Predicted 3D model of a 314-nucleotide RNA (Archaeal signal recognition particle RNA) from an Archaeoglobi archaeon. Model confidence (mean pLDDT): 77 of 100. It was read from a public genome assembly, where an Rfam model found it. NCBI's taxonomy places the organism under Archaea, Methanobacteriati, Methanobacteriota, Archaeoglobi. It matches the Rfam family "Archaeal signal recognition particle RNA". The family's RNA type in Rfam is non-coding RNA gene. A reference for the family is Wild et al. (2002), "Towards the structure of the mammalian signal recognition particle", Curr Opin Struct Biol.

RNA sequence: UGGUGGGCUAGGCUGGGGGAUUCGGCGUCCCCUGUAACCCGAAACCGUCGAUAUGCGGGAGCCGAAGCCGAGGGAAGGUCCGCAUGCCCGCAGUUUGCUGGGCAAUGCGUUUCCGUAGAGUCCUCGUCCUGGAGGGUCGGCGGUUACGGCGGGCUUCUUGGAGGAGGGGUUCGCCGUAUUCGUCGGAGGCACCGGCUGAGGCCCGGAAGGGAGCAAGCCUACUCCGAACGACCGGCGCUUCUGGGGGUACGGGGAGGAGGAGCGCAUUGCCCAGGACUGCGGAAACAGCGGAUCGACCCGAGGCGCGCCCACCA
Numbered sequence: 001u002g003g004u005g006g007g008c009u010a011g012g013c014u015g016g017g018g019g020a021u022u023c024g025g026c027g028u029c030c031c032c033u034g035u036a037a038c039c040c041g042a043a044a045c046c047g048u049c050g051a052u053a054u055g056c057g058g059g060a061g062c063c064g065a066a067g068c069c070g071a072g073g074g075a076a077g078g079u080c081c082g083c084a085u086g087c088c089c090g091c092a093g094u095u096u097g098c099u100g101g102g103c104a105a106u107g108c109g110u111u112u113c114c115g116u117a118g119a120g121u122c123c124u125c126g127u128c129c130u131g132g133a134g135g136g137u138c139g140g141c142g143g144u145u146a147c148g149g150c151g152g153g154c155u156u157c158u159u160g161g162a163g164g165a166g167g168g169g170u171u172c173g174c175c176g177u178a179u180u181c182g183u184c185g186g187a188g189g190c191a192c193c194g195g196c197u198g199a200g201g202c203c204c205g206g207a208a209g210g211g212a213g214c215a216a217g218c219c220u221a222c223u224c225c226g227a228a229c230g231a232c233c234g235g236c237g238c239u240u241c242u243g244g245g246g247g248u249a250c251g252g253g254g255a256g257g258a259g260g261a262g263c264g265c266a267u268u269g270c271c272c273a274g275g276a277c278u279g280c281g282g283a284a285a286c287a288g289c290g291g292a293u294c295g296a297c298c299c300g301a302g303g304c305g306c307g308c309c310c311a312c313c314a
Stems, first nucleotide, its partner, number of pairs: 001314008011063004015033005023050005038059004067304003072299003077294007085287002088282008098274014113260002121255007128245008136236005141230002145178015183227006194219004202211003
């Protein structure tokens, strides 16, 4: 100095890339791709860093002087831009047939169908629409007026020693008569300030008597319900008569006397929808094409590094 074997250390490996996010890097997220090949914890109003950013905190394994970097080339794939071939949307046209559907005519076939107990057809009436007259029904609305008598409220006059007595005006209620469509029944019912009756108590009075009047009862105003009525108003799956319109689906009647209806197939005609094709315009998610850029992975010029100890051999 070289080789073989063992030990060690520096070092290396245990992935990389794209998208999204961010001022920017990396991570947690999504996607692509590679290896024989790591584990645990936290992390999107987030974690950790600042172009020396290519994670943070903690642990493990392998290789080991082994390796690391790497211009350039190839390349899966991602992102962006453009084009407008397909797909998609709109408009126009062509296709008389490429597909489906509908209608009509004709022909053929068919039927547990209808038809001489009367088919198609024709006439007429009704059902339908609209107007007029009447009825029915439902709903709305309505509660007359006058006179007389009796009683009350308010007001006023006269009069009496008090309570009170008499008269006028006005208004309300009840009764009667007449009138009206304008009546009848039921329920509730005026809180001191509606009426009548009004126990007890109260007031005036010598007394006789009179007065105010609570509770309660009856009634009225008023409210509600029902019935009847109608000078009145409106509606109608109702009805009678009548004018006009409409129509052949159904039904009634009449004429007439042999076909009719359904289904299937074919042909022809018309219509509708779709398909195909052509043209024009639009759109750009997807597929396609072109460009830019990044690029896992593969190859790789070149660069950096290749140390220490022990044993044996030459």